RNA sequence: GGUUGUAUGGUGUAGUGGCAGCACAUGAGAUUCUGAUUCUCAUGACCCCGGUUCGAUCCCGGGUACGACCU
Numbered sequence: 001g002g003u004u005g006u007a008u009g010g011u012g013u014a015g016u017g018g019c020a021g022c023a024c025a026u027g028a029g030a031u032u033c034u035g036a037u038u039c040u041c042a043u044g045a046c047c048c049c050g051g052u053u054c055g056a057u058c059c060c061g062g063g064u065a066c067g068a069c070c071u
Stems, first nucleotide, its partner, number of pairs: 001070007010024004018054001026042005047063005
């Protein structure tokens, strides 16, 4: 340099164009003499810029970061 894959809460991970979900973690409450456990509730995310579309996490183009292969 070329080809190619991945990017989603703090962490891990689903989501084949129509409400962004789950687990852990965090916060609050219940339980308890206190704590742990358990239960309930809450908070919090689509890598960036454009395009297509009534509508994009999803499709297209470019970029960024990380990885694989070729040279």
Overview
Predicted 3D model of a 71-nucleotide RNA (transfer RNA) from Trematosphaeria pertusa. The RNAcentral record of the sequence draws on ENA and Rfam. Rfam family: tRNA. Its family is annotated with triplet codon-amino acid adaptor activity in the Gene Ontology. The family's RNA type in Rfam is transfer RNA. From the family's description: Transfer RNA (tRNA) molecules are approximately 80 nucleotides in length.